Background: A computed fold for a 288-nucleotide RNA from a Bacteriovoracia bacterium, annotated as Bacterial RNase P class A. It matches the Rfam family "Bacterial RNase P class A". It is annotated as a ribozyme. Lineage of the source: Bacteria > Pseudomonadati > Bdellovibrionota > Bacteriovoracia. It is recorded under the gene name rnpB.
RNA sequence: CGAGAUCAGGGGACUAUCGCCGCCGCAAGGGGGAGGAAAGUCCGGACACCAUAGAGCAUCGUAGCGGGUAAUGCCCGUCCGCCGUGAGGCGAGGACAAGUGCAACAGAAAGUAUGUACAGGUAAUGCUGUAGUGAAACCAGGUAAACUCUACGAGGUGCAAGCCCAAAUAGGUGAGCGGUGAUUUUGCUCGAGGAGCUCACGGGUUGGGUGCAAGAGUCCAGGGGUAACUCUGGGCCUAGAGGAAUGAUAGUUUAAUACAGAAUCCGGCUUAUUCCUGAUCUCGGUUU
Numbered sequence: 001c002g003a004g005a006u007c008a009g010g011g012g013a014c015u016a017u018c019g020c021c022g023c024c025g026c027a028a029g030g031g032g033g034a035g036g037a038a039a040g041u042c043c044g045g046a047c048a049c050c051a052u053a054g055a056g057c058a059u060c061g062u063a064g065c066g067g068g069u070a071a072u073g074c075c076c077g078u079c080c081g082c083c084g085u086g087a088g089g090c091g092a093g094g095a096c097a098a099g100u101g102c103a104a105c106a107g108a109a110a111g112u113a114u115g116u117a118c119a120g121g122u123a124a125u126g127c128u129g130u131a132g133u134g135a136a137a138c139c140a141g142g143u144a145a146a147c148u149c150u151a152c153g154a155g156g157u158g159c160a161a162g163c164c165c166a167a168a169u170a171g172g173u174g175a176g177c178g179g180u181g182a183u184u185u186u187g188c189u190c191g192a193g194g195a196g197c198u199c200a201c202g203g204g205u206u207g208g209g210u211g212c213a214a215g216a217g218u219c220c221a222g223g224g225g226u227a228a229c230u231c232u233g234g235g236c237c238u239a240g241a242g243g244a245a246u247g248a249u250a251g252u253u254u255a256a257u258a259c260a261g262a263a264u265c266c267g268g269c270u271u272a273u274u275c276c277u278g279a280u281c282u283c284g285g286u287u288u
Stems, first nucleotide, its partner, number of pairs: 001284010012253007020033002023030002035259001039270002042268005047158004054190004059154005064078005079093001080091004094149002099147002101143002116131005162210004172201006184192002215237001217236008
């Protein structure tokens, strides 16, 4: 210098004007207002209700070994296999000495053999040996991201969960089911529970609070650990509403554009993303 590998960070700043949604304030005014993925809703949890979440079956998921974590299908370490010159990357990686199924080409034949060639043998028969094809040929292999088996795990629903207050009226009419146990609780059975339930028609109300954001949060220092991660101490932290605000213009300066928009919350994974910056390592070439 060229070609690569693995990671990490950023996702603009300032000013002015005009707006939008909450909060504080009598007012003037003050202060706050999306993301690294808020996304897909694919995993795992918290939380809430239903038995303190119970039993069996079905179903679904996971799969070397060890560790981390609230938990995981995530993460870390490591063994093995495959790919790469290498740095490195990828792996649903238990079992086909239980049963069933499946299999290109070659080959006579891949399966309770329509038994090839040569040789041997028998009363007779692939009965015996060798050759040849093939990864595998007289009962043996391959394949489980095929059924299946083994081990482990999973109760259902989902913040429109749920709890509280207020308002309204009438629990109206008709039909059906129900202590011979309905509705409900889990897809089914058991178990639980114990009086209402379903449909149609007709009417009333259709407001507020809470859940709801300071939490498995984040940064720094020190200790432990190869690491994931964890312990201790200190600092910091203002969206959370209602079908839903978080914007626009101009100027200066920058690489600062792209993908994209919170709806109970958190940890992951995956996907989208114009571009800018940094670190470590590998291979090849050249020069000293």